[in-house]
């Protein structure tokens, strides 16, 4: 450089839920909480998917497409600690 991980070490993130707060909503901050995760650290105009709201069509209680907001702990790019061959 590269390929690995949990029967090493020292660590380190929080699912749900509960609270307060922003928001029309998805969801997002703070606290508490741990369901987990070797990237649950970054990236949402690199891509792909996925949720809200509008609009406008339509073969119409849904369906397309186009827009605005979110989501990476859905796939994915990018980067990195220890530590073993």
């Nucleotide at each position: 450089g590269u390929c690995g991980g949990u029967c090493a070490a020292a660590g380190g993130c929080a699912a749900a839920c509960u609270u307060c707060g922003c928001g029309a909503a998805a969801g997002c901050g703070g606290a508490g909480g741990a369901c987990g995760c070797a990237a649950a650290g970054c990236u949402a105009u690199a891509g792909g998917g996925g949720c809200u709201c509008g609009a406008c069509a339509c073969g119409a209680c849904g369906u397309g497409u186009c827009g605005u907001g979110c989501c990476a702990g859905c796939c994915a790019g990018c980067u990195g600690c220890c530590u073993g061959g």
Source information:
Predicted 3D model of an 85-nucleotide RNA (c-di-GMP-I riboswitch aptamer) from Alicyclobacillus vulcanalis. The sequence is in RNAcentral, with records from ENA. The organism belongs to Alicyclobacillus, within Bacteria.